[in-house]
């Protein structure tokens, strides 16, 4: 330096759920809380999932409603996977 890390050590993050708050929503942020995490640090570049709005189609006698498709220089998720990038420790 690279790879690797199963109970080293010192630390770190924090799912569900609850409270507050912002958002139409997916969700974000703060507090509590720990299921887990060696990048569960950062980044939407690729795939994926989800949300919202317009269009088209289907179900229905029709409406409501539901479903499908597909579109948007519209979004969310980095704790869905890959890529990029930075980084603590080295006990066994």
């Nucleotide at each position: 330096c690279a790879a690797c890390g199963u109970u080293a050590a010192g630390g770190g993050c924090a799912a569900a759920c609850c409270c507050g708050u912002c958002g139409c929503g997916a969700g974000g942020c703060g507090g509590g809380g720990a299921c887990g995490c060696a990048a569960a640090g950062c980044u939407u570049c690729c795939g994926g999932u989800c949300u919202c709005g317009a269009g088209a189609g289907c179900c229905u006698g029709a409406a409501c409603g539901g479903c499908u498709u597909g579109u948007g220089a519209a979004g969310a998720c980095a704790g869905c996977g890959g890529g990029g990038u930075u980084g603590c420790c080295g006990g066994c």
Description: c-di-GMP-I riboswitch aptamer from a Gammaproteobacteria bacterium, 92 nucleotides, folded computationally. Lineage of the source: Bacteria > Pseudomonadati > Pseudomonadota > Gammaproteobacteria.